c-di-GMP-I riboswitch aptamer from a Bacillota bacterium, 99 nucleotides, folded computationally.
The prediction has a mean pLDDT of 82.

[in-house]
RNA sequence: AAACCUUAAUAGCAAACUGUCUGAAAGGGCAGGGCGCAAAGUUCUGGAGUCUAACGCAUUUACUUCAGGUAAUAUAGCUAUGACAGUCCGGCCGCGAAU
Repeated sequence: AAACCUUAAUAGCAAACUGUCUGAAAGGGCAGGGCGCAAAGUUCUGGAGUCUAACGCAUUUACUUCAGGUAAUAUAGCUAUGACAGUCCGGCCGCGAAU
């Protein structure tokens, strides 16, 4: 230096839940709290997958000047441009006991 790896040390992060802020929601921030993590560091402008459905579309109902248009707190509907890195595979950076 590299590979492998967590059983050693030095550290690090922080699930669920609770409080609070934010968001249409999924979710995210902060504080407490620890399920766990050898990358549970970072990358969503690498590839998949998952979640949500605001806007939009379609349908339905009502109104109407009835070609149409408007409204709806209607619908087992469709749809990321929204989100998830602690879903997986990759990329990049990083600690070092034993081998």